RNA sequence: CGCUCAUCCAGAGGGGCAGAGGGAAACGGCCCGAUGAAGCCCCGGCAACCGGCGUACGCGUCACUUCCUCAUCGCGAGGAGGCGGACGACCACGGUGCCAAUUCCGACCCGCAGCCGCGGGAUAGAUGAGGA
Numbered sequence: 001c002g003c004u005c006a007u008c009c010a011g012a013g014g015g016g017c018a019g020a021g022g023g024a025a026a027c028g029g030c031c032c033g034a035u036g037a038a039g040c041c042c043c044g045g046c047a048a049c050c051g052g053c054g055u056a057c058g059c060g061u062c063a064c065u066u067c068c069u070c071a072u073c074g075c076g077a078g079g080a081g082g083c084g085g086a087c088g089a090c091c092a093c094g095g096u097g098c099c100a101a102u103u104c105c106g107a108c109c110c111g112c113a114g115c116c117g118c119g120g121g122a123u124a125g126a127u128g129a130g131g132a
Stems, first nucleotide, its partner, number of pairs: 001131001003130006013043005021032003027106003044099003049095002051091002059088004064082007103124001108121005
C1' cells in the first nucleotide's frame, strides 16, 4: 500500500514512572479506570505465525524421486540415498506478536425462531508470512 494467503469463542501479569482516560475510528450498548486509565521502562509469562539452536547434515508417517536386488511380463516386494512437499509429534535458541471481557457486543446481508435471541456470512480491524 483499495495487494495475496492464513488465523482471530484457547492461553498468559507483577513492579516502577506517570496522572485521566481506555476498550482501533465514528455511532449505539455494555464494561474497565483514583483499590490508578493511556503511554514509557523493567521483570515475568502465553502461544507456536516465521523457525529447528540441540541428544539434531533435527524426528515420525505418507506421497515423490534416483540407484540396487528379487520377482514378473500385468501389477509388485525389499534395501540404500535424495531433496523439497503434505500431515503430525516435539522444542522454545532466534524474529515477531500477545497477556480484562469472542476482535467486548451490535450495526449490513442470509437462514432459523412466537419473543428475548441463535447460527452463518460480509465489511472493518488485528497479527503473521509473503509481494510490490

Overview
The prediction has a mean pLDDT of 76. The RNA shown here (SAM riboswitch aptamer (S box leader)) has 132 nucleotides and comes from Actinokineospora terrae. Lineage of the source: Bacteria > Bacillati > Actinomycetota > Actinomycetes > Actinokineospora.